[in-house]
About this RNA
Model confidence (mean pLDDT): 84 of 100. A computed fold for a 1497-nucleotide RNA from Flexilinea flocculi, annotated as small-subunit ribosomal RNA. NCBI's taxonomy places the organism under Bacteria, Bacillati, Anaerolineae, Anaerolineaceae, Flexilinea.
RNA sequence: AUUCUGCGGAGAGUUUGAUCCUGGCUCAGGAUGAACGCUGGCGGCGUGCCUAAUACAUGCAAGUCGAACGGGUGUAGCAAUACACUAGUGGCGAACGGGUGAGUAACACGUUGGUGACCUGCCCUAAAGAGGGGAAUACCACUUCGAAAGGAGUGACAAAACCGCAUAAGCUAGUGCUAGUUAGAGAGGCAUUAGUAAAAGAGCAAUCUACUUUAGGAGGGGCCUGCGGCCCAUCAGCUAGUUGGUGAGGUAAAAGCCCACCAAGGCGAAGACGGGUAGGGGACCUGAGAGGGUGAUCCCCCACAAUGGAACUGAAACACGGUCCAUACACCUGCGGGUGGCAGCAGUAGGGAAUAUUGCUUAAUGGGCGAAAGCCUGAAGCAGCAACGCCGCGUGAACGAAGAAGGCCUUCGGGUCGUAAAGUUCUUUUACGUGGGAUGAGGAAGGACAGUACCACGAGAAUAAGUCUCGGCUAACUACGUGCCAGCAGCCGCGGUAAAACGUAGGAGACGAGCGUUAUCCGGAUUUACUGGGCGUAAAGCGCGUGUAGGAGGCGCUACAAGUUGGAUGUGAAAGCUCCCGGCUUAACUGGGAGAGGUCGUUCAAGACUGUAGGGCUAGAGUGAGGCAGAGGUAGAUGGAACUCCGGGAGUAGUGGUGAAAUGCGUAGAUAUCCGGAAGAACACCAGAGGCGAAAGCGAUCUACUGGGCCUAAACUGACACUGAGACGCGAAAGCCAGGGUAGCAAACGGGAUUAGAGACCCCGGUAGUCCUGGCCGUAAACGAUGUAGACUGAGCGUUGGUUGGGUAAAACCAAUCAGUGCUGAAGCAAACGCGAUAAGUCUACCGCCUGGGGAGUACGGUCGCAAGAUUAAAACUCAAAGGAAUUGACGGGGGCCCGCACAAGCAGCGGAGCGUGUGGUUUAAUUCGAUGAUACACGAAGAACCUUACCAGGGUUUGACAUACAAGUGGUAGUGAAGCGAAAGUAGAACGACCCUUCGGGGAGCUUGAACAGGUGCUGCAUGGCUGUCGUCAGCUCGUGUCGUGAGAUGUUCGGUUAAGUCCGCUAACGAGCGCAACCCUUGUUGUGUGUUACACGUAUCACGCAAGACCGCCGGUAGAAAGCCGGAGGAAGGUGGGGAUGACGUCAAGUCAGCAUGGCCUAUAUAUCCUGGGCUACACACACGCUACAAUGGUCGGUACAAUGGGUAGCUAAGCCGCGAGGCGGAGCCAAUCCUAAAAAGCCGGUCUCAGUUCAGAUUGCAGGCUGCAACUCGCCUGCAUGAAGAUGGAGUUGCUAGUAACCGCAGGUCAGCGAUACUGCGGUGAAUACGUUCCCGGGCCUUGUACACACCGCCCGUCACGUCAUGGGAGUUGGCAACACCUGAAGUCGGUAUCCUAACCGAAAGGGGGGAGCCGCCAAAGGUGGGGUCGAUAACUGGGACGAAGUCGUAACAAGGUAGGGCUACCGGAAGGUGGCCCUGGAUCACCUCCUUU
Repeated sequence: AUUCUGCGGAGAGUUUGAUCCUGGCUCAGGAUGAACGCUGGCGGCGUGCCUAAUACAUGCAAGUCGAACGGGUGUAGCAAUACACUAGUGGCGAACGGGUGAGUAACACGUUGGUGACCUGCCCUAAAGAGGGGAAUACCACUUCGAAAGGAGUGACAAAACCGCAUAAGCUAGUGCUAGUUAGAGAGGCAUUAGUAAAAGAGCAAUCUACUUUAGGAGGGGCCUGCGGCCCAUCAGCUAGUUGGUGAGGUAAAAGCCCACCAAGGCGAAGACGGGUAGGGGACCUGAGAGGGUGAUCCCCCACAAUGGAACUGAAACACGGUCCAUACACCUGCGGGUGGCAGCAGUAGGGAAUAUUGCUUAAUGGGCGAAAGCCUGAAGCAGCAACGCCGCGUGAACGAAGAAGGCCUUCGGGUCGUAAAGUUCUUUUACGUGGGAUGAGGAAGGACAGUACCACGAGAAUAAGUCUCGGCUAACUACGUGCCAGCAGCCGCGGUAAAACGUAGGAGACGAGCGUUAUCCGGAUUUACUGGGCGUAAAGCGCGUGUAGGAGGCGCUACAAGUUGGAUGUGAAAGCUCCCGGCUUAACUGGGAGAGGUCGUUCAAGACUGUAGGGCUAGAGUGAGGCAGAGGUAGAUGGAACUCCGGGAGUAGUGGUGAAAUGCGUAGAUAUCCGGAAGAACACCAGAGGCGAAAGCGAUCUACUGGGCCUAAACUGACACUGAGACGCGAAAGCCAGGGUAGCAAACGGGAUUAGAGACCCCGGUAGUCCUGGCCGUAAACGAUGUAGACUGAGCGUUGGUUGGGUAAAACCAAUCAGUGCUGAAGCAAACGCGAUAAGUCUACCGCCUGGGGAGUACGGUCGCAAGAUUAAAACUCAAAGGAAUUGACGGGGGCCCGCACAAGCAGCGGAGCGUGUGGUUUAAUUCGAUGAUACACGAAGAACCUUACCAGGGUUUGACAUACAAGUGGUAGUGAAGCGAAAGUAGAACGACCCUUCGGGGAGCUUGAACAGGUGCUGCAUGGCUGUCGUCAGCUCGUGUCGUGAGAUGUUCGGUUAAGUCCGCUAACGAGCGCAACCCUUGUUGUGUGUUACACGUAUCACGCAAGACCGCCGGUAGAAAGCCGGAGGAAGGUGGGGAUGACGUCAAGUCAGCAUGGCCUAUAUAUCCUGGGCUACACACACGCUACAAUGGUCGGUACAAUGGGUAGCUAAGCCGCGAGGCGGAGCCAAUCCUAAAAAGCCGGUCUCAGUUCAGAUUGCAGGCUGCAACUCGCCUGCAUGAAGAUGGAGUUGCUAGUAACCGCAGGUCAGCGAUACUGCGGUGAAUACGUUCCCGGGCCUUGUACACACCGCCCGUCACGUCAUGGGAGUUGGCAACACCUGAAGUCGGUAUCCUAACCGAAAGGGGGGAGCCGCCAAAGGUGGGGUCGAUAACUGGGACGAAGUCGUAACAAGGUAGGGCUACCGGAAGGUGGCCCUGGAUCACCUCCUUU
C1' cells in the first nucleotide's frame, strides 16, 4: 500500500404565556444465587441459607496393612498345620479431599524477580551399604480405686518399636590453601582433624518389597522483593524493640525474630499514625469504548474450625471430625466427678421476604492403605424437590357467512367480538397405554443411574393459557358507575356530574408457561467530562502580593540511553470470552484448535523529541548609564477659607425649622451685624472616563528619607525565567484594648411631628464613634462580579508620559514609535446580553474553584481571636424544580407625545323640603323571581284592584288545562246545558241536538277507559344557542410573501409631518392585502324639475310626493420639504366630516339573561303538574338612587288676545247643539283620515291686582260631596267641587348634564291601556343663551419608550414574627452500652532457663558411683480475670435551639415599578415582626439636567 473479515455511539417527559440555555428529577434497555402477586403442559442443561461464623437430636463423612510383631477367637483337621477374623504393639495415612468467609488494608492477594539465606515423606535416576549385640514394653494374667469416664500396682513376653558397638563411599563441624564467577560468596575445589548409618518380610527359588547414607531430578513448600488494586485530612504528626550497631541466643533458613550493651535514630502531605469498611484473584454484569458495579455456582491463593491461649508428634500442623489449659453454653451424674463442639453430607430449631432429601451407589473419575485380592471414601457419580435461570417443543391444521345465537356499542341505518364458533375433512408432536431396549466396561464377568434415553405400535382433538397494559412518554378506546369521595400514580399529573387517567364490562395492544411488581447494579448521564465539561451575568477566579516544595521552561553543539519507538524472547494456569471445526434430532450444554488478554521480565537496535551530564549563545530575565512624569509611601514644619465656642461693640423681638407644624433658642437681650481670641477637623478653585500604587487606597504648601514605573542608546551577566499547594506579609469601613483629643457630623438615646399604629422616613437635641499614638481584628457588591505570565490575530477616533523626524524666532501643529488609559467596531467567540490587541478570539504553562434548589456558609469538631466573630465544613429531612438571557403582553404613586364636557371657563341642576317611583334593609303566611362599581337601583315592567302571577292560605283534579300515536269501547254520539248543592273550581243531569267521506258494510273526527306519555316561571347563564351591556364610534386588530433572529418573535404597524381617523404624505427590508375609519343608506338645510289629490294666495310662492343638481380644499393668497395638509379670502343656501341618525373591527369582563324564546344534563310525576276563591307583590323605624313640585315679583292671580309640529283614531276619535260650577252626561254630524275628530298649544303679548309676608308663594295632608271605568275600586284606581293649608325662605361634604338651534324654560302627542297610580319612557315643536385662556392637575383612552421577582397578569407577587399539627435534627444535668488501648494486681496450660528434693532398664565402671533421662520446685514470658482513670463510637433524657412541611389562622407590608424612604454588601447598635439607623463600598438603580467620549451627516 492493497485485499478480506469482524466490530462500531438513537432518545423522550418535566421549570415558561411562549423561547433559547443552564440544570436536576423521571422513563424506555440489559442483568440477578432473588423475593412477592396471579397463573402453570412437557423435556434437556444448570442453579438453590445472600439473614444467626446462631444452637444442634440422630446417622454417616478416615482408614488400612497378618507379606513388621506377639497373642486371641472361629472353621477344617486326630494332629502338625491351614484358612478366616481380629483388640493391642508397630508402619503409612490422618497437614489431602470437603466446608465457611468471622478475622485480615496485610507481602493477605495479583504480577515480576530473588533465595549466593532454605526445607522436602511417598515417586524417579545414580553411588555406597545393611556386620555384630543389648535392654524394655503394650496386649495378657493377678490385685486394686471409681457410679461412670478412666486409672494404679505386680509379673511374663515379641518386633521393621527402643539402645550401644563396628564400618564411612559420603555427609556434618573445625583449621589451612585456592583459581575464576557474581550486583553481592555462607557456593565450589584440595588437604587434614573430629563426629555420624541401617530392618527386615514374602517367595522353593529367581527375585520382589521394605531399610541406611549420599548426589541429582520432578513435584510441593518456607522466606525476601519491585509494582498494582477501598473510603475519611472534621485522623497531621507517629515511633523505646522504636531505627541502627556489637555480642550471645534462636530457626530448615535471612532478620530486633528474641536478649544484653551502645548510639539516636526511623516514618510522614507522593498521606505516616488513627478511624471505618472489606477475604484477594481468574472472572461475572453493564458499556461503542474508556470506565462503573460485583466477587454466588467453577478454578487458584489466603484465613478460620464454639471463644481465647499453648505446645506435642511429624517431611510438613501449632492440626475442622488430635492433645493440654481458660471461658461461655449444653448434656450425664451415685454430687465426688465427667462428656461435647455439623463454617463435612443429610436433617432439626431459630432468624428471615427467602433457599431442597435424615435418598441410591462405589459402576465410572479421583484419593488413603496394602505385594495383591481388597477394604474405606456424604470426595465423586446419580436420583428426589423448586418455572429459580437458560434453551427447545406443544396446547392442533385446512375449509367454513345465514357474517348464527349471545355480549358490547350505536347517529337505530348498523358496527364489532368474527372464520372466531357451530359444521365438514385431516394430523398425532406432547401426554396416555402396550411392546422392544442401549452406549457409558480398553480383554471375560461385573451398571447406582434404569426398564431411563431411544425405537415401534394403539386410541383419540383428544391431556394442556395466562398475565399485564390501553392520558403523554408508550403499542393499544368505548360504555356505564362514582363525583377532590372512593381511588390511581415511574415523571408530568388524573378525580369537585358528560373521567379514553378511579372501578366494572366489551373491545384492543404486548409478551407467552409465563406475565407483572419490588429490590439491587450498569446504561441512557458528556450529570465528575482520561477518552469527554465548565467558572463576566446560570454553580464556580482566593481581596492583593512575596515566595518554598512541586509542575512546566529560550537558541546551537557533544555524550548517555531513563522516558520513547521498533524487533526478538520469557511469562501471563485451566475454565471463561471471540473465531473456526466437531458431539448430543436443534438449541441451551459440551469437545478440539486458534486468537485476544500485563503500567510485567530479559535482550538487541534507533537516537528525532523529553530527560540527565558537559560546554557555548543572547532574542527571555536582570545589572549599570543618561533622562522623564506622578494625590506612590513615611515623618516634620507651615498656611488660608468656613463651622462652632468665648470676650467686647451696636441693636430689638423674634428666631429656627417644615409639605404644614411643633419641640428647641430668645427681653437674664437671641437671630441678623462688626472687632478680637480659642480649638479641632477637612483641604474649594486647579480637577480632567487625568496621574500613581500589587490591592486596600492616595488630593493645601514646603522640607527630609524612601519604593516602583516609563523612555533612550545597547556597556555587562548569560536562562538567572513563569506559575505557585502549604507558608509569610499587606489589607476599606465598622468593631475591640490602652492613653490622648473632640470644632463639625452622628448609631444608641430623649423630645416634636406624621400615622390606624410609627419602635421609621421629616424636625430639634445628642453619646459612643469619626481624629492622633501603640496593639488587635482580617472581613466587603474587597467588582472589570473577568487569576497570573507569554505569544499571535483587520481597522478607526480620543487622551497621559517619553523618544525620533518634520515644522516654528519660540510655540502651536503634523507624522512615526514605545509604555499606559478610554470609545466604536472586522474576523472569531458566545444561550443571549455582549466581548473584540486592556479578548469573553486562537494557543501555551501553572494555580484556585464548581457539580440541582432548600436545609446551610448552618451544626459538631479543629485552628485563630480579649471579644464580636473569622476560617475549615457536613448530615438527616424536603421539593421538582431553583436559575440565566432574551420575547410578547400587562402593570408602575416611570418618562414622552396626543385625544375626550376629562379638567378649566360658563349655564342649569342634584345633595336640604314635601311627594312619586325603584333598590337595600326590616317585617310578613307570602311580601314571587331576576338585575348589584363603572356596565344594578322610573332596570326586565310600552300599565300588579280580579286576570296578569311565577308567591302565600284554603278547597279541588290526576292520561291531566295542552300535543302525538296505539289498543279497546261508545251511536241520541260530540256539543249546548235548565232546576238543585257549592265561595268558586266543580258536581249533577231535565231538555235540545249536530259535521265530513262512503262501494251504504263502514270509516274519519269527537267522547270514555287503558298504557306510552304530557306538564314544570323546578336547578345549573360556570354545560349552551341566540340576543344584549361595557371598554368604544376608541382607532385600532390581523394576514400572505419577503427579510432579520438558533428561537419565542421582530419587521410591515416604527420614524418625520398631518388628520376626527393605521386619514394622507415623505422616508424606509419591506411589498401588498383583509376586518375596522371614511364613503355608499336615511333624515334635515338650498335650488331646479315632474306631478297636484284630500293642500293652498286659483296658479304653483308655500305644502306634499318623486327625480335631479349642489361642496370637491374645486378657485385665489399665505404657509409647509413646495408633499400630505393647515390658515385666510372670494363665491355660495351650505366650507373644509354642513347638522342629526343608522352602522359597533380582533377581542375583554366564565359580564347579563335557562323567568322572552330555544336547548344538553339533573330533579319532579296523587306533585315542584293543573284549576279555583281570598290574600300578597302596594307592608315601614330607616338608608340610597332616579325624578316631579316648590321656596316666589324675570313671580302669583284675573280678564283679553296670537303663533306650532310630531302623532293617534271603527269594540275607535267624536264635532255642532243642550244640561251641569266642574269631573261629566245627553247627543249624534263627519271620518278607515293631507278631507273628519282629537285640538285648548303653553310660555308669549296687552290690561288689572297683589308688594316681600311662610304671603293672594308653595301645595303635602285630611274632611265632606260628586263623576268615570270595570263582574268588582275595602285592602288597592283615576278625576271633579268645596273646605283644610304641613315642610319649605335656594340647600354641608360632595357630585351630575351640557360647546348651538345646544343648555335652560314652555307646552303638545304617542305606545302600553277597560281604567289608572305616567311626575316615567319615546317623540314633537315654541322661546332661546353664556363660555372655552389653555392641557399643570383629576378621570378614561391611543401611540412610543423604560423597569419588573407580574402572566389567574398590581384586586398581581411576596417577607418575617406569633398560634396549632407532623417530621427529622443540634445542644443538654445525666443514665446506659459497645470497641480499642494504658497502669497495677492475680496468673492456668505450656515452651525455654535454672535447681539437684525424689525416681531411674540399655552406656561407662569390678563396685561405689557417674553420664543421661523423668518427676518435683523456682524463674521469665503469658491467655483469661479483677481494680482504676481516661479515649472513642452509639442509644436514651427533663428542658431547650433553629429547620422543613401543612387548611382559607393572627399582626403588619420589608422586597419586585423610582414598590411609594432606590435596592444591595460588610459591620455596629436598636426594635413584636418583617426591619430601621450610622460608617464605608457596589450598580446587579428609575427619572431629569450637565460634562466628556463615540457613531452618522